[in-house]
Molecule: c-di-GMP-I riboswitch aptamer
Organism: Salipaludibacillus keqinensis
């Protein structure tokens, strides 16, 4: 200097729930809140799994089945602060 690790510091993000909006739903922006997180940063027809089904296809009908919607604080991929043991 690098990796592996995670003690201390400096700090950072922000789950539920709840208000507003927005949207067909999933979700999502904001406030308020803090469960927890060493990458809870970043990436979504260029990994995998996962939600929703609105068009759209079936169907008497109840449904079903479909991503170009959505989710990374699910696994993964890539970037990364400090420096005891």
């Nucleotide at each position: 200097c690098g990796u592996a690790c995670g003690a201390a510091a400096g700090g950072g993000c922000a789950a539920a729930a709840u208000c507003a909006c927005u949207g067909a739903a999933a979700a999502g922006u904001g406030g308020u809140g803090a469960c927890g997180c060493a990458a809870a940063g970043c990436u979504a027809g260029a990994g995998g799994g996962g939600c929703u089904a609105a068009c759209g296809u079936u169907g008497u009908a109840a449904a079903a089945c479909u991503a170009u919607g959505c989710c990374a604080g699910c696994c993964a991929g890539c970037u990364u602060c400090c420096g005891a043991a």